[in-house]
Context: one part of a larger RNA
RNA sequence: UGACGGGGGCCCGCACAAGCGGCGGAGCGUGCUCUUUAACUCGUCGCAACGCGAAGAACCUUACCAGGGUUUGACAUGGAUCUGCAGAGCCGUGAAAGCGGUUGGCCUUCGAGGGUGAUCCACAGGUGCUGCAUGGCUGUCGUCAGCUCGUGUCGUGAGAUGUUGGGUUAAGUCCCGCAACGAGCGCAACCCUUGUGUCCAGUUGCAUCUUUCUGGACAGACUGCCGGGAGCAAACCGGAGGAAGGUAGGGAUGAUGUCAAGUCCGCAUGGCCCUUAUAUCCUGGGCGAGAAGCACGCUACAAUGGGCCGGACAGUGGGUUGCCAAGCGGUAACGUGGAGCUAAUCCCCCAAACCGGUUCUCAGUUCGGAUCGAGGGCUGCAACUCGCCCUCGUGAAGGUGGAGUCGCUAGUAACCCGCGGUCAGCAGUACUGCGGUGAAUAUGUUCCCGGGCCU
Repeated sequence: UGACGGGGGCCCGCACAAGCGGCGGAGCGUGCUCUUUAACUCGUCGCAACGCGAAGAACCUUACCAGGGUUUGACAUGGAUCUGCAGAGCCGUGAAAGCGGUUGGCCUUCGAGGGUGAUCCACAGGUGCUGCAUGGCUGUCGUCAGCUCGUGUCGUGAGAUGUUGGGUUAAGUCCCGCAACGAGCGCAACCCUUGUGUCCAGUUGCAUCUUUCUGGACAGACUGCCGGGAGCAAACCGGAGGAAGGUAGGGAUGAUGUCAAGUCCGCAUGGCCCUUAUAUCCUGGGCGAGAAGCACGCUACAAUGGGCCGGACAGUGGGUUGCCAAGCGGUAACGUGGAGCUAAUCCCCCAAACCGGUUCUCAGUUCGGAUCGAGGGCUGCAACUCGCCCUCGUGAAGGUGGAGUCGCUAGUAACCCGCGGUCAGCAGUACUGCGGUGAAUAUGUUCCCGGGCCU
C1' cells in the first nucleotide's frame, strides 16, 4: 500500500423478508459422471462445466474402432527428365476405395508452347502435445462505481494528498468545505427501438381512400412551472399541465484489473513430435451401449379439469434447386393437382389459451400417457444397428413430492400459441426473437449471499 476478520460505521442488489410459480418424488427427453466396449472421438468441472462447443451424429459430418487400399500423396508452390493429353466411356476384379485391361476425341506452323499425366527431388499433410510459450476472441466479479495521471505540497523512504470530510444521487452524480489545482479512462449523454403528435410520400391495403397502416423528416420531457421545508447549495417531497415525469420502458454499449479462468478441435502461431504414418482414401461399425448417480427440461398426477360440437381475436418471421392455393383421393400421415408468388400483392397461415352448448361426477377414472404389437406415409443410394409422421390396439408409473433449493417487482411472473435459424430428412421437450391472456407482494434491512465507501 493492499487483502482478510464469526471488528466497527454508512449504503446498495429478487440478497433476505412479503408474495406467486416451480425443482427435489413419477414417466420420458437431453447433457454429464461412472461402468462397459474393438471404439463408445475430444474439450468444458463451484458460482462462471453438465439442452455447453453441437444453429440439427443413418452415410457424409467424424476427429474414434475393425478391415481393405495409397505413399510427392485428398490439397499448394517450384525444379529436372519423359509424354502431344486430361476429361469421358466400356470390360474384369472388389464391400467400396482401388488395381488391371481397353477404346478414343481436340488445337497443330508437325518443332515447340500452354495444359495433362508419369518418375525423381524440394516439400505437402497432422482435429498429434503444450491455453503453464502465445495472438485473437470469450466468461466472471459487474453496467459494480470505480481506476488513474500531470504539476504542486507533505514524508528519509515505501508512499500520501487530490479520490478523505458534510450533504445528495442509480452513479467519483452534483453541491459545499478542504494543500491542493486540473485532466484522462469509466458514469451520464450522443446510437437503435417502443409509447404521443405534426408534416411529406403512398407500391400494397377487396371498390373509394382522409382515418388504420407502411416509409421518412420533425416536434415533445428540461426538475422547465407552482408549493413545501432544507446552511436557502446540490438535491428531496407533493402538485399542475401532459400520450409520457423526474434515468418514461427496452436494447446496444462492459473502465483499470482479477481468476497462469476457457479455447493450440473455429482461426492464427513459437517450440516439440509423426513422415510407407500420428498423413490420406474407402466399406462397415461407433459417437445412440446401461446396473447406478447427478444437472437442465417436457408431460402429468385432474373438475379453475378431460372429451365432443359450434364461434372469435395476433405479432415476429420465411419462401424460386423455394413457399405451395383451389379442386380431387385417403380415417389420417400423405398423395395427386397445378393457380399464384423473386412477394405490404401469392403462399407458409385454420393461432391456442378464450367464449357458448353438451357430456363425464371423484374413480388410477372418459385423468395420465410411458411401453409394446400390427398396419401404413415421407425424405434419402440406403431408415437393421439409428430418422420423423399417421391410424388401430395396448394402456405403466404417477393421488402435489423429505432434507433442501431456484426464478420473478409489471405488461413482469404464471398460463397459451405461432415463426425462424441449422436442415435432403429429423427440435410440439433445446435455442433465438414474436405476439395473446394477465396477477400477487414489498411493513422493512435484524439475519443469509454478493458488492461499494470510510475506519